[in-house]
RNA sequence: GGGACCAUAGCUCAAUGGUUAGAGCAGUGAACUCAUAAUUCAUUGGUUGCAGGUUCGAGUCCUGCUGGUCCCA
Numbered sequence: 001g002g003g004a005c006c007a008u009a010g011c012u013c014a015a016u017g018g019u020u021a022g023a024g025c026a027g028u029g030a031a032c033u034c035a036u037a038a039u040u041c042a043u044u045g046g047u048u049g050c051a052g053g054u055u056c057g058a059g060u061c062c063u064g065c066u067g068g069u070c071c072c073a
Base pairs, nucleotide, nucleotide: 001072002071003070004069005068006067007066010025011024012023013022018056027043028042029041030040031039049065050064051063052062053061
C1' cells in the first nucleotide's frame, strides 16, 4: 500500500428493512437465613463506533471516516 471481517446495555451475545432494540451474566431492591453464600422474585441499565445517503420506515441497505482482528505485498 491492497483486501476481508468485526463494532448493539458494565461483560458475552441476539434481533427477516416494519409496533416500544432483547437474552444470559453482572448491578440494585426484596424474600429466605442468627449471619453469609447459594436459591427465588422484582427491577435498573442503550448516542446500535462517528458523519452522511437511500427509504413511508434503517441496528439491518449504500458511501466516507475512526478503532480492532486477520490475510497478501
Molecule: transfer RNA
Organism: Lentisphaeria bacterium